Model confidence (mean pLDDT): 81 of 100. Transfer RNA from Elusimicrobia bacterium RIFOXYB2_FULL_48_7, 72 nucleotides, folded computationally. Taxonomically the source falls in Elusimicrobiota (Bacteria, Pseudomonadati). The sequence was found in a public genome assembly.
[in-house]
RNA sequence: UCCCCGGUAGCUCAAUGGUGGAGCGAUCGGCUGUUAACCGAUAGGUUGUUGGUUCGAGUCCAGCCCGGGGAG
Numbered sequence: 001u002c003c004c005c006g007g008u009a010g011c012u013c014a015a016u017g018g019u020g021g022a023g024c025g026a027u028c029g030g031c032u033g034u035u036a037a038c039c040g041a042u043a044g045g046u047u048g049u050u051g052g053u054u055c056g057a058g059u060c061c062a063g064c065c066c067g068g069g070g071a072g
Stems, first nucleotide, its partner, number of pairs: 001071007010024004018055001026042005048064005
């Protein structure tokens, strides 16, 4: 320098171009001698970033940044 894969909640990951969810964790409550376990609820997101396409973009396109792999 070039090619490929990835970047979404605190963590691990989902999401056919049409309301961004789950598990774990956190908080509150229930359960009980207490804790753990179990049950219920709640909060938590500028979807890496800047543009473009579109009525509508996490999703499609381009640049850049970061991480991983490969070629020279």